RNA sequence: UCAUGUCCUGCGGGAGAGACCGGCCACAGGCCGGCGCCGAAGGCGCAACACCGCCCGGAAUCGCUCAGGCAAAGGGACCGCAGGAAUAAC
Numbered sequence: 001u002c003a004u005g006u007c008c009u010g011c012g013g014g015a016g017a018g019a020c021c022g023g024c025c026a027c028a029g030g031c032c033g034g035c036g037c038c039g040a041a042g043g044c045g046c047a048a049c050a051c052c053g054c055c056c057g058g059a060a061u062c063g064c065u066c067a068g069g070c071a072a073a074g075g076g077a078c079c080g081c082a083g084g085a086a087u088a089a090c
Base pairs, nucleotide, nucleotide: 006085007084008083009082010081011080012079013078018035020034021033022032023031024030025029036070037069038068042066043064044063045062049057
């Protein structure tokens, strides 16, 4: 000096699946139990590879479904735009 990468903020977009059944309460809702589902917060698992004696390491929108969720709202991985920050390289 400075990102096409990273992070933060704002705005916009953003899927899936029972407004299920029973009980209770101070009843726009919450709690407990039951059955059925979803996969896109978070979490966990791993192939190549690396190591090589083994363990350890090792990605995802893949898998699991612990957590979470199954009208709307909210949340929401991720994407786009704008602004900002730290830094790599030079």
The prediction has a mean pLDDT of 77. Predicted 3D model of a 90-nucleotide RNA (Glycine riboswitch aptamer) from Thiorhodococcus mannitoliphagus. The model forms 90% of the base pairs in the Rfam consensus.